[in-house]
Context: one part of a larger RNA
RNA sequence: GACGAACGCUGGCGGCGUGCUUAACACAUGCAAGUCGAACGGGGAUCAUAGAUUAGCUUGCUAAAUUAUGAUUUUAGUGGCGGACGGGUGAGUAACGCGUGAGGACUUGUCCAUUGCAGGGGGACAACAGUUAGAAAUGACUGCUAAUACCCCAUAAGCCUUCGGGUAAAAGGAGAGAUCCGGCAAAGGAGAGACUCGCGUUCCAUCAGCUAGUUGGUGAGGCAAUGGCUCACCAAGGCAAAGACGGAUAGCCGGACUGAGAGGUUGGCCGGCCACAUUGGAACUGAGACACGGUCCAGACUCCUACGGGAGGCAGCAGUGGGGAAUAUUGGGCAAUGGGGGAAACCCUGACCCAGCGACGCCGCGUGAGUGAAGAAAUCCUUCGGGAUGUAAAGCCUCUGUUGUAUGGGAAGAGAAGCAGACGGUACCAUACGAGGAAGCCCCGGCAAACUACGUGCCAGCAGCCGCGGUAAUACGUAGGGGGCGAGCGUUGUUC
Repeated sequence: GACGAACGCUGGCGGCGUGCUUAACACAUGCAAGUCGAACGGGGAUCAUAGAUUAGCUUGCUAAAUUAUGAUUUUAGUGGCGGACGGGUGAGUAACGCGUGAGGACUUGUCCAUUGCAGGGGGACAACAGUUAGAAAUGACUGCUAAUACCCCAUAAGCCUUCGGGUAAAAGGAGAGAUCCGGCAAAGGAGAGACUCGCGUUCCAUCAGCUAGUUGGUGAGGCAAUGGCUCACCAAGGCAAAGACGGAUAGCCGGACUGAGAGGUUGGCCGGCCACAUUGGAACUGAGACACGGUCCAGACUCCUACGGGAGGCAGCAGUGGGGAAUAUUGGGCAAUGGGGGAAACCCUGACCCAGCGACGCCGCGUGAGUGAAGAAAUCCUUCGGGAUGUAAAGCCUCUGUUGUAUGGGAAGAGAAGCAGACGGUACCAUACGAGGAAGCCCCGGCAAACUACGUGCCAGCAGCCGCGGUAAUACGUAGGGGGCGAGCGUUGUUC
């Protein structure tokens, strides 16, 4: 000098930041991922039209229930897209994990540009209805049904090929229409991802030898793809004092702090990458996961149970207990930015934007200004003459109004026709009132700016080092005075 700090004393305001460094300990409660009815059948609600029925009767009107069609609306289920992003944490990892540079054997939903295609047919399963098991969670059986769900045939620039041939597609919806939104295939682009390699990347040699899929080859399998990635066979290799192997510690980087620099230390906030999601394992779906708020199995733990069986996962945002020297609200809003879905309206979004709490940090402002005695009172010192606090105070003296309080006005942030502001009646502006509400902390022996008195008497105590204290202590305690910094000041810790 610096800090994600803590502790002690003190504490007026604002702006911008920042806030579990410990138990990757356990979690009550709420919210954090949905959306599309313009893919589909069904159900509900409301309305309109038409038909027949019943009731009241004024004999053509009202009411009720019902059937059909249509419109508006709603949505459990099928289906599509998204839940692989965004958000959290740093346990593991000394590794192609990260940083940097290079490479060839790959994949890619949505998006962009291009070319071509969309012909014909079929059978189901939810929902629903009925029956049935169970305390529940959740099922089972039978029957019906739609689709942009599923399957078959046809077609084929593509792919494979022994060059004979073989093989693979599709879906419709909305609209009065124009048209719009979709579907399939191919080969490109953009962006994204997977893989390989060179170099760099902490400490211990009181860790010196390590290794059998181990190192390489042939063939096969597998993968999007190279490859012992896996397997069969063959060879006996491969690594290592330029530190293998083992142990300890640790996410890495852009950066941050310090320093004249070289360097040292560090990786909190923000940004990039990686890893993880109660512990361990596994795959499914998918363009993408071996998936935080998906599935299955096993373990520990918690909860429900009718004891047969079930449910759960805050290292998302708040919040609770616990641990700790120590770290915040169970807040508002989708107005902005961004994301998902949708043709759109719009819906969702604890991402985000804001507000709340904490002097935790940085920065800014204030706590008044002027005048006022050869100098009040009081206190301290004194050689008792006086000296100091000290223009300091006081003054019904003259002002100011930052800030404060009250009242009135009142934004930008919403760029493009309109609408839309959580923050917020906030910032800001005007007027009024009125010095009123706002100063402490550490130090004064030397280092090191700042001195006297009293008390104490190697006691009580101080102390970063040297050292003070045993009767005249500028070093302990108190007072007066002084020095330093100031809404802070000191102490402790860590680091340069």
Predicted 3D model of a 496-nucleotide part of an RNA (small-subunit ribosomal RNA, 5' domain) from an uncultured bacterium.
It matches the Rfam family "Bacterial small subunit ribosomal RNA".
RNAcentral holds the full RNA, with entries from ENA, Greengenes and SILVA.
Its mean pLDDT, the model's own confidence on a scale to 100, is 85.